[in-house]
RNA sequence: GGGCGAUUAGCUCAGUGGGAGAGCGCUGCUUUCACACAGCAGAGGUCGCUGGUUCAAUCCCAGCAUCGCCCAC
Numbered sequence: 001g002g003g004c005g006a007u008u009a010g011c012u013c014a015g016u017g018g019g020a021g022a023g024c025g026c027u028g029c030u031u032u033c034a035c036a037c038a039g040c041a042g043a044g045g046u047c048g049c050u051g052g053u054u055c056a057a058u059c060c061c062a063g064c065a066u067c068g069c070c071c072a073c
Stems, first nucleotide, its partner, number of pairs: 001071007010024004018055001026042005048064005
């Protein structure tokens, strides 16, 4: 330098055009002498960035950034 893949909650991930979600974690309540477990409720997101397409974009297109793999030098 070229190709491919990934980027969504604190972590691991799902989500192929119209409601942003799950598990674990976190907070509160119930329960217990207390802790754990369990149950209930809740908080937490510019969906990497910029632009484009569209009535409408996490999703489609382009560029950029970061990470990983392969190839080349």
Transfer RNA from Chromatiales bacterium USCg_Taylor, 73 nucleotides, folded computationally. Model confidence (mean pLDDT): 83 of 100. Rfam family: tRNA. The family's RNA type in Rfam is transfer RNA.